[in-house]
The prediction has a mean pLDDT of 80. The part of an RNA shown here (large-subunit ribosomal RNA, domain III) has 391 nucleotides and comes from Companilactobacillus paralimentarius. Its Rfam family is "Bacterial large subunit ribosomal RNA". Gene Ontology terms of the family: structural constituent of ribosome and ribosome. Taxonomically the source falls in Companilactobacillus (Bacteria, Bacillota, Bacilli, Lactobacillaceae).
Context: one part of a larger RNA
């Protein structure tokens, strides 16, 4: 220079409290803002930032009694969620092997490797901080033991390949339909209210009007010819699979898949609302608890890549099922009881906690995403919820 520029998109006002001290902290009232988000969940990443008590040097573009700051203590509970104990993709490693002055490169078998396949739990409650993990209720998966029944031990139950097969197993676009959820309406039902201004006890106003997995039954619909005999192939075998021939049958039976619905689960949960005691402290807490129907219009969710069409022709392997080779004395059902390994789980997550040197107008994959007007997730106003932006 100069007490100058700046103080990083944004609405606060009042009362009360605390305190040495309050525009900034806490509570209340009123008023704003977002509302396909500035709400909710979650991946990556962060790594304790979460909660409670205390503190105010520094950090906080002002202040500070406050904090994502400092100190201390606490907090993450799983057979079923995600990962591993299963499988493979791109890719990686790579016994032997090939190549190469060396270092090393390539690569078979094999192993690893999810962003995919397989795989058994839902509803409610609860904490200051965790919950499909704790608790309550009701389940399911795999196994162990016991009991009963049935069946089998050369008249062979059952298991069963590192073998043979099926299946898993798949693109995109379009249209039509079934169904559900969220949603809306009601002079249905239940509870509450009668409004400081002209009116308002009525055909007024407000709020609510639900519930899972599992188990049993049913089912919109979609797809599909099936059976027998013989031959051949399937590295050995096969009753399996593929195929050929013959006979019978047929748009039927049968079979496969399938959302949803009904009952149960539920004499339960939840529920608008009502609402204590206790005080040094805040409680709408503990406790109690009504109704629970009908109709409308509808999804991008589901049936389901099911159908139709198209060309760019749309993973693999395991689990699974069948078949033998083989093993050989147990096995199955029902009931009851019991058992169930390791890791993650707090919190932020369009952000003041991640990536940007910053409490930075930038960037950040996925899911849900209500009402009025509207073609609409546009836009404006609102619900739930969040928030008033650090001078």
């Nucleotide at each position: 220079g100069a007490g100058u520029a700046a103080c990083g998109a944004a609405a606060g006002a009042c009362c009360a409290g605390u305190g040495a001290g309050a525009a900034u902290c806490u509570g209340g009232u009123c008023g704003g803002c977002c509302g396909u988000a500035a709400g909710a969940c979650u991946a990556a990443g962060g790594u304790u930032u979460c909660c409670u008590g205390g503190g105010g040097a520094a950090g906080g573009c002002u202040c500070g009694u406050c904090c994502u700051c400092c100190c201390a203590g606490g907090g993450u509970u799983a057979g079923u969620c995600g990962g591993g104990g299963c499988c493979u993709a791109a890719g990686a490693u790579g016994a032997g092997g090939c190549c190469g002055a060396a270092a090393g490169g390539c690569g078979u078998a094999a192993u690893c490797g999810a962003u995919g396949g397989a795989u058994a739990a839902c509803a409610g409650g609860u904490u200051g901080a965790u919950a499909u993990u704790c608790c309550u209720g009701u389940a399911c998966u795999a196994g162990u033991u016991u009991a009963u029944u049935u069946u089998g031990u050369u008249u062979g139950a059952a298991c069963g390949a590192u073998g043979g097969a099926a299946g898993g197993a798949c693109g995109c676009a379009g249209g039509a339909g079934g169904a559900u959820g969220a949603u809306g309406u009601g002079u249905g039902c239940a509870c509450g209210c009668u409004g400081a201004u002209g009116g308002a006890u009525a055909u007024g106003c407000g709020u609510g009007u639900c519930c899972a997995a599992g188990c049993a039954g049913u089912a919109a619909g979609u797809c599909u010819u099936g059976a027998u005999a013989u031959g051949a192939g399937u590295c050995a075998a096969a009753u399996g699979c593929u195929u050929a021939u013959a006979u019978c049958u047929c748009u039927a039976a049968g079979g496969a898949c399938a959302a949803g619905c009904u009952g149960u689960g539920a004499u339960g949960g939840g529920g608008a609302g009502u609402g204590a005691a206790a005080u040094u402290u805040u409680a709408g807490u503990a406790a109690c608890g009504a109704a629970g129907c009908a109709c409308a219009a509808u999804a991008a969710c589901u049936c389901a890549c099911a159908c139709u069409g198209c060309c760019a022709a749309g993973a693999a392997a395991a689990g699974u099922u069948c078949c033998u080779a083989g093993u050989u004395a147990g096995a199955a059902a029902u009931a009851a009881a019991c058992u169930a390994c390791c890791c993650g789980u707090a919190c932020c997550g369009c952000a003041a906690a991640c990536c940007g040197a910053c409490a930075c107008a930038g960037g950040u994959a996925g899911u849900c995403g209500a009402g009025g007007a509207g073609a609409g997730u546009a836009u404006c106003c609102u619900a739930a919820g969040g928030u008033c932006a650090g001078c």